[in-house]
Source information
Predicted 3D model of a 351-nucleotide part of an RNA (large-subunit ribosomal RNA, domain IV) from a Candidatus Parcubacteria bacterium. It matches the Rfam family "Bacterial large subunit ribosomal RNA". The coordinates come from a structure-prediction model, not an experiment, and the mean pLDDT is 82.
Context: one part of a larger RNA
RNA sequence: UCAUCGUUAAGGAACUAGGCAAAAUAGCGGCCGUAAGUUAGCAAUAAGGCCUGCCCUUCCAGCCUGGCGUAAGCCAGGGCAAGAGGGCCGCAGCUAAAGAAUCUCUGGCGACUGUUUACCAAAAACACAGCUCCCUGCUAACUGGCAACAGGAUGUAUAGGGGGUGACACCUGACCGAUGCGAGAAGGUCAAGAUUGGGGGUGGCGUAGCAAUACGUUGCUCACUGAUUCAAGCCCUCGUCAAUGUCAGCGAUAACUAUAAUCGUUCUAAGGUAGCGCAAUUCCUUUUCGGGUAAGUUCCGAAGCGCACGAAAGGUGUAACGACCGGAGAACUGUCUCAACGAUGAGCUCG
Repeated sequence: UCAUCGUUAAGGAACUAGGCAAAAUAGCGGCCGUAAGUUAGCAAUAAGGCCUGCCCUUCCAGCCUGGCGUAAGCCAGGGCAAGAGGGCCGCAGCUAAAGAAUCUCUGGCGACUGUUUACCAAAAACACAGCUCCCUGCUAACUGGCAACAGGAUGUAUAGGGGGUGACACCUGACCGAUGCGAGAAGGUCAAGAUUGGGGGUGGCGUAGCAAUACGUUGCUCACUGAUUCAAGCCCUCGUCAAUGUCAGCGAUAACUAUAAUCGUUCUAAGGUAGCGCAAUUCCUUUUCGGGUAAGUUCCGAAGCGCACGAAAGGUGUAACGACCGGAGAACUGUCUCAACGAUGAGCUCG
């Protein structure tokens, strides 16, 4: 000096990002007592208070054993626990050892129990019951497999698969213009294929010609070219947002001022409703006001033109719950003012 422990005057969080760490409370013993809130279950061992050892006497409802009785029950004995009275000792009686809750007030998030990054994250993340949408009529949809086949399921729409939200309470507004999905079929567009015209290539036959060749006819063929026919899709019509998503601007106006219930105008598919709001969201910002403190960028309550909340990527509340995250207090302490002493081990030397 380090590690692990122990003790400490006075103060008691002044430490610190933060009471981190430590200290403190401590009996699933008895009795009393226990608030707000609430989904009436809880909250709750809430909080808070008192008792607790040993000896003697007394007592016997319930319990055990025995006797009587058909039974109800009666009698005797035992002694656990509880009760009553008296006494003894100590500072202290769950006296040791072991084991063994800190508590209260107030917010955020998530309803809850649960699950998770084996080895830096346990959470507000995931899941969840509940709610909702879509698909699926059974050789189901869907999934694995090239297939056979298998799962789904020895199930059958109160079933199975997929997406979203996430207990409960009150609710879930406007918009179908775009994208997606569903339905539709009049018209437009539209592939390969099939048929066919022209053109090119190459055979057979006939006629004319000495021949080259020309004409007619009949085949095959083409990476050339036109036409006819032809499905889905797309264009088109309608529906659908607990589908993906979106939910404006400018100007003026009231008899102080300010503000604007009101009016005008432009654009849009429609212009953000209820509720909440400086928020896990607010840049300006330590917003403003109130509370708490001697003093409060945090916290709580309000205000609101919200840079850039908002309704199942759910909105707002919410008892209970949480090794979650903020704020305040009680108790407690070497966290600190400010450090001191002690114990054991390492460090040092030798091997």